The RNA shown here (SAM riboswitch aptamer (S box leader)) has 102 nucleotides and comes from an Acidobacteriota bacterium. The model forms 97% of the base pairs in the Rfam consensus. Its mean pLDDT, the model's own confidence on a scale to 100, is 81. The sequence was found by an Rfam model in a public genome assembly.
RNA sequence: GAGUCAUGCAGAACGGUUGAGAGCCCGGCUCGAUGACCCCGUGCCAACCUGCCCGCAAGCAAGGUGGCAACGCCAUUCACCAGGGAGGUGAAGCCAUGACGA
Numbered sequence: 001g002a003g004u005c006a007u008g009c010a011g012a013a014c015g016g017u018u019g020a021g022a023g024c025c026c027g028g029c030u031c032g033a034u035g036a037c038c039c040c041g042u043g044c045c046a047a048c049c050u051g052c053c054c055g056c057a058a059g060c061a062a063g064g065u066g067g068c069a070a071c072g073c074c075a076u077u078c079a080c081c082a083g084g085g086a087g088g089u090g091a092a093g094c095c096a097u098g099a100c101g102a
Base pairs, nucleotide, nucleotide: 003100004099005098006097007096008095013042014041015040016039021031022030023029027074028073043068044067045066047065048064049063050061051060052059072094076092077091078090079089080088081087
C1' cells in the first nucleotide's frame, strides 16, 4: 500500500495536563472556560483477528488492533411508498475500523 471481504441505530469512565475550539470535509445541528478536543495514567467496551468451547452458531476470555457524546449526530446518489407532504423503506457511494493484501 491499490484492492477484496466484513462491521458500523448496541456497548464502554475517572483523574492529570493543556487552554480553544471539537464532532473527516461543506452546510446544519450539537458539545465546549461548569475546561471540550489532542496527549498521559488507570479503568472499561467487545467490531475484527486470536484462544477456549462447539458440527455450526451462540457463548466465554481480553492476547493483537480498535473503540469509550448524540444512528457514522443529520446530511450525498438512485429506486419505491406517501401525494396535503414534511417524511419513510431499501440499495449504492463516501468515511471509519478489522482481516487478507498486488